Predicted 3D model of a 340-nucleotide part of an RNA (small-subunit ribosomal RNA, central domain) from Betaphycus gelatinus.
It is recorded under the gene name rns.
It matches the Rfam family "Bacterial small subunit ribosomal RNA".
NCBI's taxonomy places the organism under Eukaryota, Rhodophyta, Gigartinales, Solieriaceae, Betaphycus.
The full RNA is in RNAcentral, with records from ENA and SILVA.
Context: one part of a larger RNA
């Protein structure tokens, strides 16, 4: 490399958009051309096979033929290009519907903490048990008032939405999607997707705010042989907002995207119909089939096709060097020696 693979054994990029490239619906005409077969003609050499000559014989040498190569006639069934047409793919339009889809702004109540005042008096807190800690400068508890920040109880679900990350108090504005029904329109405009671009949890970083609760680090109390931990009392970054970076993850369905085909049953979320059916999802059993097995099973890991990505014994190694990116932390790409 081929063959073979990628749910769990090595292997699907975190996700989307999209350029090149690859692949691509139906009908007709024209042109070109690949493959195979056939007809005819012509042409270099070598190799191979074969018939002679030379030679005692062989090698060598030499003369032919076949094979081979090129062109041409006809047929064959595909493909491509181009022209015209079509509507099943794709898109647009109209009327609805739906949802924690996104952005911005405003509003709300409960709880926590703090502050002030009142009542009230000796404990509170914490644990397996304690202690550190708080408290007669009046705590804890309770009542009233005020402030602040963060998160949104019930509804809530195997539910819903989103490309993924993810999204949940309420209202408004703006934006995007999906789906159903119906006619009309465009007429293959499609699929995939190196490179590229955009988005990307948490943690972390820069600048400026904010800081109630929680809480890396740090301090103290316990435990213990020790305890740089688990438990307890404090507590700073951080968590929150704005903006700019970082670009990682068990970023998982450990399952790339798209198209078509292939039994049943049940539940559920939308839409239509109007009464048991049609569609688009979400789930649970399961036939055929498949799988090493587990299992998957119309949401396939079944049967096929198109395109991309990736794998090739274990360690060394999500490493070194180099390069690119980054403020940094680090990220991306990515070996070898050597050992088994």
């Nucleotide at each position: 490399u081929u063959g073979g693979g990628c749910g769990u054994a090595a292997a699907g990029c975190a996700u989307a958009u999209u350029u090149a490239g690859g692949u691509g619906g139906a009908a007709a005409g024209c042109u070109u051309c690949a493959u195979u077969u056939u007809c005819a003609a012509u042409u270099a050499a070598a190799u191979u096979u074969u018939a002679g000559g030379u030679u005692u014989g062989a090698u060598c040498c030499u003369u032919g033929a076949a094979u081979u190569u090129u062109u041409u006639u006809a047929a064959u069934c595909a493909a491509a290009g181009u022209u015209u047409u079509c509507u099943a793919g794709a898109g647009u339009u109209u009327a609805g519907u739906u949802g924690a889809a996104g952005a911005u702004u405003a509003u709300g109540g409960a709880a926590u903490u703090u502050u002030a005042a009142g009542u009230g008096u000796a404990a509170c807190g914490g644990u397996a048990a304690a202690a550190u800690g708080u408290u007669u400068u009046a705590a804890u508890a309770u009542u009233u008032a005020a402030a602040a920040g963060a998160a949104c109880u019930u509804c809530a679900a195997u539910a819903g939405c989103g490309a993924a990350g993810g999204c949940a108090a309420u209202a408004a504005u703006c934006u995007a999607g999906a789906u159903u029904a119906a006619u009309a329109c465009u007429g293959a405009c499609a699929c995939u997707a190196a490179a590229a671009u955009a988005u990307u949890a948490a943690a972390g970083u820069g600048u400026g705010g904010g800081u109630a609760g929680c809480a890396a680090a740090a301090g103290g109390g316990a435990u213990u042989a020790g305890a740089u931990a688990c438990c307890c009392c404090u507590g700073u970054a951080g968590u929150c907002c704005a903006u700019a970076c970082c670009u990682u993850g068990a970023a998982c369905g450990a399952u790339g995207a798209g198209u078509g085909u292939u039994c049943a049953u049940u539940a559920u979320u939308g839409a239509g119909u109007g009464u048991u059916u049609u569609u688009a999802g979400u789930a649970a059993u399961u036939u055929a089939g498949u799988u090493a097995a587990c299992g998957c099973g119309u949401u396939a890991a079944a049967c096929a096709c198109u395109c991309c990505g990736c794998c090739u014994g274990g360690g060394g190694a999500c490493u070194a060097c180099g390069a690119u990116u980054g403020c940094a932390a680090a990220a991306u790409u990515a070996a070898a020696a050597c050992c088994c």